[in-house]
RNA sequence: GACCGACAAGGCAAACCCGUCGAGAGGCGGGGACGCAAAGCCAAGGGUCUAAAGCCCGAUUGACGGGCCAUGAUCGCCAGGCUACCGAAA
Numbered sequence: 001g002a003c004c005g006a007c008a009a010g011g012c013a014a015a016c017c018c019g020u021c022g023a024g025a026g027g028c029g030g031g032g033a034c035g036c037a038a039a040g041c042c043a044a045g046g047g048u049c050u051a052a053a054g055c056c057c058g059a060u061u062g063a064c065g066g067g068c069c070a071u072g073a074u075c076g077c078c079a080g081g082c083u084a085c086c087g088a089a090a
Stems, first nucleotide, its partner, number of pairs: 004087002011036002016031006034076001040082003045078002047074003054068005
């Protein structure tokens, strides 16, 4: 140094609750811990979720209903990239 994950220190924080933003998925803040050795960052690969706008269909004076669709969301789904604390054993 690559890898690896014992001890210790320190770190993050699922569900749920409150507040807030958003059409929504969901984000952010507080509480809270199921878990996490990259659960730090990256959404140009795949998956999953959402469907405001757009397109199509139905209905209609309209309202409205249904379908398709990512440019939206998720890195705590997988793969990949970048960076990083500690230091037993192998």